[in-house]
RNA sequence: GGUAGAGUAGGUGCUGUGCGUUAAGUGCUUCAGGAUGGGAAGUUGCCUGAAGACGAAGGGCCUUUUGGUCCGCGAUGCAGUACCGCGUCCGCUACC
Numbered sequence: 001g002g003u004a005g006a007g008u009a010g011g012u013g014c015u016g017u018g019c020g021u022u023a024a025g026u027g028c029u030u031c032a033g034g035a036u037g038g039g040a041a042g043u044u045g046c047c048u049g050a051a052g053a054c055g056a057a058g059g060g061c062c063u064u065u066u067g068g069u070c071c072g073c074g075a076u077g078c079a080g081u082a083c084c085g086c087g088u089c090c091g092c093u094a095c096c
Stems, first nucleotide, its partner, number of pairs: 001096005010084009019074003028052007038090003042086001058071005
């Protein structure tokens, strides 16, 4: 020097366990801030906060009632797991 490769934030599925069903959460818009392969700058994407608009699926059984349990429902939280997952420069690994 050349060729090949690994690893981020995170995404999807599955499993487990919670939360809500007395509507929080999720999703949408605007603004502000933040973290993002080992390093540098950084976009899509991600997270947090504030404000705004929109908006839902309950039912069975037991129990003397306030509750328990089961089946559902929610772009629902968390954990585990499988798969996917940095465009640029440098670095790393293997081979030449």
Record summary: This is a predicted structure of a 96-nucleotide RNA (THF (Tetrahydrofolate) riboswitch aptamer) from a Bacillota bacterium. It matches the Rfam family "THF (Tetrahydrofolate) riboswitch aptamer". The family has 101 seed sequences and 747 matches in Rfam 15.1. Lineage of the source: Bacteria > Bacillati > Bacillota.